[in-house]
Formats: sequence, C1' cells, structure tokens
RNA sequence: UCCCCGAAAUGGCUAACCCAUCGCGAGGUGGGGGCGCAAAGUUAUGGAUCUGUAUACUCUCAGACCGCCAAACUGCCGAA
Repeated sequence: UCCCCGAAAUGGCUAACCCAUCGCGAGGUGGGGGCGCAAAGUUAUGGAUCUGUAUACUCUCAGACCGCCAAACUGCCGAA
C1' cells in the first nucleotide's frame, strides 16, 4: 500500500410514527423523530415486491421502490 475484515474516533444517512405538501395510487419532497446502517452512496441494468390503466388473467403497457437480492461505478477511518 492492497484485499478480507469492522474495534475506536470524526463526520454522514435516517425505519416506524407524527405534521405539512405533491400524486388516482404505489410513493415523492420538507420538518420533527430514532429502529438501524461501512456503502442505508449513485445508477431502476436483471430478478423480487408494490401501484395504476386496459384486460386476453398473471400476460401486456405505464409507473414506484436500491433501508429486498444481485450487477456496475464511486467512496471515509484503520485497532484486532
């Protein structure tokens, strides 16, 4: 120094729930909140899940979600 790994410290993110607001909806955004997270950073690329329309019925189309599992890219610290 790199990989695996995850003690400490600094800093970061923010589940449920509540309020406001946007959306038909899944959900998004802002504030409070705090269960957790070393990728709980980014990208809907594959699968899963969820919503809407139509309906031929689990198929098509349009969406949501990466804090479900993968993939790609990027990344802080350094004890055992």
Molecule: c-di-GMP-I riboswitch aptamer
Organism: Anaerolineales bacterium